A computed fold for a 73-nucleotide RNA from a marine sediment metagenome, annotated as transfer RNA. The RNAcentral record of the sequence draws on MGnify.
[in-house]
């Protein structure tokens, strides 16, 4: 320096233009138990890597930028 991929709660991931962003593990709280765990009911918790753009409508489309793979010189 050049092409390609990828980026979604504390982790892992699903959503591909349309009106609470879903799911699983984890947390936290209540049931259960002498008690822990397992089991069962709840609840927090993400402005979707960042700035612009297209559009009535963006997590999705599009440019640039971080940031990580990979491949090439």
């Nucleotide at each position: 320096g050049g092409g390609c991929c990828u980026g979604u709660g504390g982790u892992c991931u699903a959503g591909u233009g349309g009106u609470u962003a879903g799911g699983a593990c984890g947390u936290c709280u209540g049931c259960c138990u002498c008690a822990c765990a397992c089991g069962c009911a709840g609840a927090a918790g993400a402005u979707c890597g960042g700035c612009g753009g297209u559009u009535c409508a963006a997590u999705u489309c599009c440019g640039c930028c971080c940031a990580g793979g990979c491949c090439c010189a």
Its Rfam family is "tRNA". By type it is a transfer RNA.